[in-house]
Context: one part of a larger RNA
Molecule: large-subunit ribosomal RNA, domain I
Organism: Nitrospira sp.
RNA sequence: UGCACACGGUGGAUGCCUUGGCGGCAACAGGCGAUGAAAGACGCGGUAGCCUGCGAAAAGCUUCGGGGAGCUGGCAAACAAGCUUUGAUCCGGAGGUCUCUGAAUGGGGAAACCCACCCGUUAAGGGUAUCCUGAACUGAAUCCAUAGGUUCAGGAGGCGAACCCGGGGAACUGAAACAUCUAAGUACCCGGAGGAAAAGAAAUCAACCGAGAUUCCGUCAGUAGCGGCGAGCGAACGCGGAGAAGCCUCCAGUCUUUAGCGAACGUGUUAUGGGAACGGUCUGGAAAGUCCGGCGAUACAGGGUGAUAGCCCCGUACCUUAAAACGCGUCCGUGGAACUAAGUCUGGAACAAGUAGGGCGGGACACGUGAAAUCCUGUCUGAAGAUGGGGGGACCAUCCUCCAAGGCUAAAUACUCGUUGCCGACCGAUAGUGAACCAGUACCGUGAGGGAAAGGCGAAAAGAACCCCGGUGAGGGGAGUGAAAUAGAACCUGAAACCGUGUGCAU
Numbered sequence: 001u002g003c004a005c006a007c008g009g010u011g012g013a014u015g016c017c018u019u020g021g022c023g024g025c026a027a028c029a030g031g032c033g034a035u036g037a038a039a040g041a042c043g044c045g046g047u048a049g050c051c052u053g054c055g056a057a058a059a060g061c062u063u064c065g066g067g068g069a070g071c072u073g074g075c076a077a078a079c080a081a082g083c084u085u086u087g088a089u090c091c092g093g094a095g096g097u098c099u100c101u102g103a104a105u106g107g108g109g110a111a112a113c114c115c116a117c118c119c120g121u122u123a124a125g126g127g128u129a130u131c132c133u134g135a136a137c138u139g140a141a142u143c144c145a146u147a148g149g150u151u152c153a154g155g156a157g158g159c160g161a162a163c164c165c166g167g168g169g170a171a172c173u174g175a176a177a178c179a180u181c182u183a184a185g186u187a188c189c190c191g192g193a194g195g196a197a198a199a200g201a202a203a204u205c206a207a208c209c210g211a212g213a214u215u216c217c218g219u220c221a222g223u224a225g226c227g228g229c230g231a232g233c234g235a236a237c238g239c240g241g242a243g244a245a246g247c248c249u250c251c252a253g254u255c256u257u258u259a260g261c262g263a264a265c266g267u268g269u270u271a272u273g274g275g276a277a278c279g280g281u282c283u284g285g286a287a288a289g290u291c292c293g294g295c296g297a298u299a300c301a302g303g304g305u306g307a308u309a310g311c312c313c314c315g316u317a318c319c320u321u322a323a324a325a326c327g328c329g330u331c332c333g334u335g336g337a338a339c340u341a342a343g344u345c346u347g348g349a350a351c352a353a354g355u356a357g358g359g360c361g362g363g364a365c366a367c368g369u370g371a372a373a374u375c376c377u378g379u380c381u382g383a384a385g386a387u388g389g390g391g392g393g394a395c396c397a398u399c400c401u402c403c404a405a406g407g408c409u410a411a412a413u414a415c416u417c418g419u420u421g422c423c424g425a426c427c428g429a430u431a432g433u434g435a436a437c438c439a440g441u442a443c444c445g446u447g448a449g450g451g452a453a454a455g456g457c458g459a460a461a462a463g464a465a466c467c468c469c470g471g472u473g474a475g476g477g478g479a480g481u482g483a484a485a486u487a488g489a490a491c492c493u494g495a496a497a498c499c500g501u502g503u504g505c506a507u
Stems, first nucleotide, its partner, number of pairs: 001506009015492001016456002020427002022424007029416002031159002039101003042055003046079001049075003061095006070083003106115003116128004130156009163194001164192005174181001178228001204211002215242005225233002246408003250348004255343001260334003264330007273319002278293003282289001294311002296300001302314003357381008367393001388403005443450002463491001466478004
């Protein structure tokens, strides 16, 4: 040095586990904000830090309910000082307080800081941003006026995961290159709204028969078409379903109710309460396992307990509960077409013009200018008036059908930041969220931004008193605990690479 065997070290794979994720179903909720949000800074404990909670009234205050024996949140023990059957801690409802920053709004500003004025007693406290709407008072050039100014009242502003509507709007890519085309009206930017939004009651389709608003699904159909007729794009009619709902206007008169407000009742949400039935033997550290004999079940869902428990514990089926607040429903009272908004009947009025259409240039329609109808309009033009007008895919006639240039409208549809319950031939720590652990942290970057690693002693800390070596070490040896300490905190299991020790053989 090699090989073999044995025993170790190192290492952290594997197995098992799960507090965390992922995906869904049902119901709910679908907003918060100048009454100052979301997000933060700084503080608050007998306390040095962090988390959680809270705000100078600071791990909390008041009150109303629940609950019933311990409590003073967690990491995280101990001590101190206290509270509590005169009901604490804790859970729920309603209030109070709520520093500073932040739309941030008195002015400024390098966010959490600086500096003001007015009212008020010096104090507590309040007011002082901008824009829009309305009202009042003032008021120039310029006589009237207008602009402007001042004050008052009301509203807005910002944030939020997706869904929705509108205004703008790419490129990579595909076409095996590339320019029309495609990707795609996608990504992205901006504006706006709601719990949904948008659309919507035929100047629609159809085809000589008829249908009867919109939306969504299936089909029609990868059809008819469009297309450097390339790549590709791609309907409609009709049919079957989901869901169905229709209406309004200006004036005068008329009549009755809705809305709103209040009460009652019911129901649900925000705390709850009751809730059946078991003992022994054996093994074992431990019984829930074995054996024996019982019992409950509207409860044998699930979890825990020293191994596998219907009957030990929490629960589960079932039953039950609300002072207070809120949602929904029914009914009653009040109210009286009111602040806004909406109705019955009668009479009258009105029924949409720089519009429809046309020329030029674009855009949208599955449809790329094409034979190109239809819709929108930048520009130039420009009707008719129901004896009228639009459409039926150039255009004309006939025929059919509808009535534009005003407006509202639930449901069926889309989505999930979030709440509650439940589920999974989903993951099980290199997986599953980036994050099971104090993670958008540590760390990196001027910045936009990028972005980890890291779970497991044991049933119970019983976490090793005491002794010894040692530097009052590190580490170890005894002793002790424990079922186990090669379970000793660098802690379950403990693979391989890699490194040793001993023995044998070989060299």